The part of an RNA shown here (small-subunit ribosomal RNA, 3' major domain) has 490 nucleotides and comes from a metagenome.
Its mean pLDDT, the model's own confidence on a scale to 100, is 81.
RNAcentral holds the full RNA, with entries from SILVA.
Its Rfam family is "Eukaryotic small subunit ribosomal RNA". For this family Rfam cites "Crystal structure of the ribosome at 5.5 A resolution" (Yusupov et al., Science, 2001).
Context: one part of a larger RNA
Order: sequence, then structure tokens, then C1' cells
RNA sequence: UGACGGAAGGGCACCACCAGGAGUGGAGCCUGCAGCUUAAUUUGACCCAACACGGGAAAACUCACCCGGCCCGGACACCGUAAGGAUUGACAGAUUGAGAGCUCUUUCUUGAUUCGGUGGGUGGUGGUGCAUGGCCGUUCUUAGUUGGUGGAGCGAUUUGUCUGGUUAAUUCCGACAACGAACGAGACUCUAGCCUGCUAAAUAGUUCACCGAUUCACCGAGUCGGUGUUAACUUCUUAGAGGGACAAGUGGCGUUUAGCCACACGAGAUUGAGCAAUAACAGGUCUGUGAUGCCCUUAGAUGUUCGGGGCCGCACGCGCGCUACACUGAAGGAAUCAGCGUGUGUUCUCCCUGAUCCGAAAGGACCGGGUAACCCGUUGAACCUCCUUCGUGCUAGGGAUUGUGGCUUGCAAUUGUUCCACAUGAACGAGGAAUUCCCAGUAAGCGCGAGUCAUAAGCUCGCGUUGAUUACGUCCCUGCCCUUUGUACA
Repeated sequence: UGACGGAAGGGCACCACCAGGAGUGGAGCCUGCAGCUUAAUUUGACCCAACACGGGAAAACUCACCCGGCCCGGACACCGUAAGGAUUGACAGAUUGAGAGCUCUUUCUUGAUUCGGUGGGUGGUGGUGCAUGGCCGUUCUUAGUUGGUGGAGCGAUUUGUCUGGUUAAUUCCGACAACGAACGAGACUCUAGCCUGCUAAAUAGUUCACCGAUUCACCGAGUCGGUGUUAACUUCUUAGAGGGACAAGUGGCGUUUAGCCACACGAGAUUGAGCAAUAACAGGUCUGUGAUGCCCUUAGAUGUUCGGGGCCGCACGCGCGCUACACUGAAGGAAUCAGCGUGUGUUCUCCCUGAUCCGAAAGGACCGGGUAACCCGUUGAACCUCCUUCGUGCUAGGGAUUGUGGCUUGCAAUUGUUCCACAUGAACGAGGAAUUCCCAGUAAGCGCGAGUCAUAAGCUCGCGUUGAUUACGUCCCUGCCCUUUGUACA
């Protein structure tokens, strides 16, 4: 100087607690992991910092695993064989999962591309992440880290980097053997909210004129529709440039400092994210890479491809979730409102869909629109709201399991891709010990879009809609930071 303390004192955090909310843990199912089983059930990762993670929803491919079969995509050099032929390919039959001349029988064909040996390459989702790069994660979401000159000390080192106040902050004020600096924090970038001010818009609209339909108190007013001679305009919509908030104003508290609290004015008086230091870890990844050392293998291949199987297997344990246990509900009608996105490709099969008709539905047929503010689409989303039925009964709650049939995707659906219909109708009556997440448009409920995708969401990432209760504190538990102190540790 660190590390540690069942030492003291401060400070901080919903990966801590308190006050609460939603839960998870119990049930059924989905999915990941372990175990067991298996020809194989490929494998990495195991406290936070593994386990709906590897963007990992695997029917083939993927694919690394298992059972089998072809092929060489063995560069190049040297030597050999060799034009009296190095070698290549093949019908049929046998053989084979196979219309693999793979092998055998049989013979034809080809013509220096090859074949044999040696050296040397190449390939490898083979090994080693404890040989590495790069990337990521974590320590660590806190405030921490460093050198120059000067001071102290023989020196390691220390001061600066602090008694105090303050802040989200080593943020500032102030103090001061330090002075002046750097990284981090902040600033910054994106995003949300405001602008009747600027710039505009037949891919957005509004107003107006005209026409048409409809209602009423009918030469008038209201509602709806129409690309209307481009009439006018930009409030709404879109998006560029800008503006706007700075604790600025007032009142308290405070060294009357840094700042804190309240109020007023206001669209905002902490929107949410990104980025993110120094030092580390023998954290993860050689299965992202034509990044890569070494080792292994390299033609009976650990290369590559083809066929089939597996990754899905089930006495059992654990984790993330979905659906529920109903009346604040279920079912049937009716009414009524969103916002993020995406869409016919780059080589490449694969796009989003409207109207009409058929069909119980899934789906099908046929005409179109869209490379998109133009079409789907005013995205008529769900919860919610209204009416009716049910009436507390494992019930009309719940929808597991199973049977049959149908369509669709695909070369292929059996171990049942998804979906639809009918039937079947299990556990579950609110979940022990434990334990997770969270404070405002947040939790929770609800649906939608995208990723994956031929088929396709119980997942993930976003988006809106409805929208609480309870804190606005503390250091008691769990941890983190600083100071002081102790130590047998380095």
C1' cells in the first nucleotide's frame, strides 16, 4: 500500500429493507438445464456474472451426433510407369435404400487432363478460450483514476485526492504544503413533450365554390359523398431550420456560500435511453469469420456429399414462462377507439393483400392494387362499454388428454409442422418453507407489429390502449463506497 474483521463512524442502492402491488414456488401445459435411457439422444455455459442463453421456435438442409454409401474439391515439386496407352467414362445383369459402373461379369470408350511413391499442401462446427486476437459480459452504475512541479520521508510511499457543508456525482463551496492539470461524472447524441412564428406539400389535409344524397322549422341550416377549373390556406398531418428552461422569478432555510424546500408563471421545474475512465477476471466465445499459434486427422478421412435416424426419447429434480382456479366472471349479440412496423429481393425458390363467388371453418377459385404518406389501410386491435342468458354447482369456470375427419406448407408431416370441425372434458377451489421484480403514464391487465419464418410464438425486441395501491424514507437484513482503527495474511 492492499486484503480481511462476528471493529467504530459517516454515506448510498427497490439487482437492499420499510409501506405496498403483481407475483413465482402448488396444478396442467410450453420451454431450457441436470439425471436416466439410447447406435446417437452432438455440444458450449453452472452463484450474482449458466439454465425462452448460444439471437438455439433443429421434419430434410442446418449438423457438429449415430448407422451406411459415393466423391476428391490430394495445389505444387521430384522420381517412376507410360503413346506397343498413364488413365477416364459406361448400357445390361448381379449387387444396392438408390437410374452410385460403388463392386463383380462382360466388353467397348477415352487419350497424358491423370496413376503409383516421396516431400509438401489443403480442408476440418476436430482439441486447446489455461497459447491468442477481436468482440461481449462482469467487478461497477457506483465515483472513481492518474501523472508534472513543489512539500514530507533513508525508502516503499504519501500530500494534492480534505475536518465541515452540499450534490445523483472527487458535484461544488470552503479549508488547506500545495499549485496548476488530464481521464471518468457532467457536458454531448438520439428520443418524448410545446410553437396559430419561418419553410413547404394532387403521395397529407382544411376552408371555399359547384354538384348529388339525406334530416329538420325545406330559396335556409346540419350531416355525408364527389381529383373541382389545381380557388385559397397550413389549424390539424408530415419534417427541416430554429426557438424554448436557466432553479430564471417570489418567499423561507442555509457561513446568507455551494445549495435545498415551497409557491407562482408555464407545454415542460428530475421523459426515457445511448455513450461511458483506470485497473482487472486465467469470466464466455477456436461452434461468427477465408482472424489465428500449437497438436490431431487428411482418402477405409475428423474433408465433402447422398439416404435414414437423432438433437423431441422419460421412474425423477431445478429454472424462465403461458393458461387457469371464475360472477370485478363465462357465453351470445351490438356499439366504439390506437401506435410502432413490414410488404414482390442481390444471387434465390420464399411478398403484403382488397373486392366478388364457393365452403361450417380452415381454406379454395377468379379479377385487381402496391417496390408503398399513393395499395392492403380511416390498419374499424383487444381489454373496456351497452343489452341478453347463466347463478354458485369441478358449473355454461378450466381446456389438459385422446379419437375421427378436413384443408394448407413442403420432395417428404409416421415420433402426430401449423390450422379447422365434431366428440372427449383431467388436474386446478388462490398455492408450505422460500424467493423475484417494481415508484408514474410506472406496476399490472389488454392486444398489435417485427425477429425467427416454405410451414410458424406459450420466446425475444418494440408499440400503443386501460391504468392503481403504497414510499418520496432508513441503514435493521443483503451488499457497495469513504474515513479511523486492529491484524498472526500478501